[in-house]
RNA sequence: AUUCCGAAAAGGUAAAGCUCGAGAAAUCGAGCGGCACAAAACUACGGGUCUAAAGCAAAACCAUGAGCGCUUGAUCUGAAAGCAAAACCGAAGUGAGAAGCGCUGACAGCAGACCGGAGUAGUCGACUUAGGAAGUUGCCAAGGUAGCCGAGUUGCCGAA
Numbered sequence: 001a002u003u004c005c006g007a008a009a010a011g012g013u014a015a016a017g018c019u020c021g022a023g024a025a026a027u028c029g030a031g032c033g034g035c036a037c038a039a040a041a042c043u044a045c046g047g048g049u050c051u052a053a054a055g056c057a058a059a060a061c062c063a064u065g066a067g068c069g070c071u072u073g074a075u076c077u078g079a080a081a082g083c084a085a086a087a088c089c090g091a092a093g094u095g096a097g098a099a100g101c102g103c104u105g106a107c108a109g110c111a112g113a114c115c116g117g118a119g120u121a122g123u124c125g126a127c128u129u130a131g132g133a134a135g136u137u138g139c140c141a142a143g144g145u146a147g148c149c150g151a152g153u154u155g156c157c158g159a160a
Stems, first nucleotide, its partner, number of pairs: 005158002012037002017032006035147001041153003045150003048145003055139004061132002065107001066104007075096002108128002110125001112124003
């Protein structure tokens, strides 16, 4: 001098908790406090672990958008707009519109095309648009944790 080790000495740090502050949270900073700690000094490199703001996905609600059912009976167009029966349910006349009750829960608008004798129906479809409130569930770190483990760097003392 180095490594292992940790008696002694001089010191050091500071758990939980309380107060204040930062943060979406985990957590962190300061003061008090003292559970413990031979690296409980520093570093998020590896693993573990904590949180989930933002993001993604799903679900749920309805007062506006879009529809559906029932009831009502004045209105409009029409020759006729359903009392009953029958048929039909992509019904090709049974419409528009108002009110009430209930249901769906964003399911929208709109050129065009297909089918057909005929489209206000159905299917396809370029383009445009995609509500509100409360926030539920899952995933996720670039956020934490060094007093979880490993690793790296540095360090006080010196008995056996």

A computed fold for a 160-nucleotide RNA from a Phycisphaerae bacterium, annotated as c-di-GMP-I riboswitch aptamer. Its Rfam family is "c-di-GMP-I riboswitch aptamer". Rfam links the family to the GO term cyclic-di-GMP binding. The prediction has a mean pLDDT of 77.